[in-house]
TPP riboswitch aptamer (THI element) from Rhodobaculum claviforme, 102 nucleotides, folded computationally.
RNA sequence: CGACAACCGUUGGGGUGCCCCGUCGCGGGGCUGAGAGGCGCGAGCCAACCCAUCGAACCUGAUCCGGAUCAUGCCGGCGUAGGGAACGGUGCACGAAGGACA
Numbered sequence: 001c002g003a004c005a006a007c008c009g010u011u012g013g014g015g016u017g018c019c020c021c022g023u024c025g026c027g028g029g030g031c032u033g034a035g036a037g038g039c040g041c042g043a044g045c046c047a048a049c050c051c052a053u054c055g056a057a058c059c060u061g062a063u064c065c066g067g068a069u070c071a072u073g074c075c076g077g078c079g080u081a082g083g084g085a086a087c088g089g090u091g092c093a094c095g096a097a098g099g100a101c102a
Base pairs, nucleotide, nucleotide: 001098006090007089008088009087010086011052012051013050014049017031018030019029020028021027022026037046038045039044058083059082060081064077065076066075067074
């Protein structure tokens, strides 16, 4: 000189599905989930939540396969697949391994 946890900040990424009832403006209830919200109800914006390369947050494959369900990415497979958004600080550190100089 120098590493792994965790935490914080900033910035960025992401999803918002399924079923039932009234009713068709929209409201109410149920399921899974961290999250299924609000405004505009068109693009989009805001909020919460999750995730950020040690990356299964999320997308693609996928109008996929198996199982369950009233139904649905609801569960499992696919998945050691292909993509996917990062920097700084605190700290571990009175500093490991290893290395540099005298």
Rfam family: TPP riboswitch aptamer (THI element). About the family: Vitamin B(1) in its active form thiamin pyrophosphate (TPP) is an essential coenzyme that is synthesised by coupling of pyrimidine and thiazole moieties in bacteria. The previously detected thiamin-regulatory element, thi box was extended, resulting in a new, highly conserved RNA secondary structure, the THI element, which is widely distributed in eubacteria and also occurs in some archaea. The prediction has a mean pLDDT of 79.